The RNA shown here (TPP riboswitch aptamer (THI element)) has 92 nucleotides and comes from a Cytophagaceae bacterium. Taxonomically the source falls in Cytophagaceae (Bacteria, Pseudomonadati, Bacteroidota, Cytophagia).

RNA sequence: AUUAUACUUUAGGGGUGUCUGAUGAAGACUGAGAAAUACCCUUCGAACCUGAUGCAGUUUGUACUGCCGUAGGGAAAAGUGGAACGAGCUUC
Numbered sequence: 001a002u003u004a005u006a007c008u009u010u011a012g013g014g015g016u017g018u019c020u021g022a023u024g025a026a027g028a029c030u031g032a033g034a035a036a037u038a039c040c041c042u043u044c045g046a047a048c049c050u051g052a053u054g055c056a057g058u059u060u061g062u063a064c065u066g067c068c069g070u071a072g073g074g075a076a077a078a079g080u081g082g083a084a085c086g087a088g089c090u091u092c
Base pairs, nucleotide, nucleotide: 006080007079008078009077010076011042012041013040014039017029018028019027020026048073049072050071054067055066056065057064
């Protein structure tokens, strides 16, 4: 201070896989979230989608891990609050 980060309300966007099991119920793995009146994200946008029946590694198996990715797309408004840094003036 018409600032950043953050928070609130409303609105909107998104994913829901792998394995066992009769393809059910249920259980196990990773994760914020695997249909959860939940979770995450909303342009400072890797929430999520395309590329992709992608590539390398790991695993019982899987976007499980990484690359791809300074690639392309992708959904907003109001309010609360208020730094850091910089410039000027004054005082010591």